[in-house]
RNA sequence: ACGCCUGAGGGGCGCUGCGACCGCGCGACGGGGCUUUCCUUCCGUACGCACGGCCAGGCUCGGUCGUUUCGGGUCCAGCUUCAACCGCGCCCAUUCAUC
Numbered sequence: 001a002c003g004c005c006u007g008a009g010g011g012g013c014g015c016u017g018c019g020a021c022c023g024c025g026c027g028a029c030g031g032g033g034c035u036u037u038c039c040u041u042c043c044g045u046a047c048g049c050a051c052g053g054c055c056a057g058g059c060u061c062g063g064u065c066g067u068u069u070c071g072g073g074u075c076c077a078g079c080u081u082c083a084a085c086c087g088c089g090c091c092c093a094u095u096c097a098u099c
Stems, first nucleotide, its partner, number of pairs: 001067003005063005010092006018058001021053003025049003028045006057085001
């Protein structure tokens, strides 16, 4: 640095739906069958397009584990302090101020 998992960032309800994921179809490419040619058919793909489903912690900080890279002083303990952000609407909670 990257990756899986996980914790935290107060909570609930409703709405929309970008990415990812899933499904179907078409195209493209590759392979197989039939075939003089054309046509037609099957399978696959980490590719493209369209439609549908699902969908507002996918972000940040921390932890375990793993992989890789770089560097050279490093490690341990104690005390103190502590995030930033997250489409729209409503509600609750919390904090501050006023009455």
This is a predicted structure of a 99-nucleotide RNA (SAH (S-adenosyl-L-homocysteine) riboswitch aptamer) from a Betaproteobacteria bacterium. Its mean pLDDT, the model's own confidence on a scale to 100, is 76.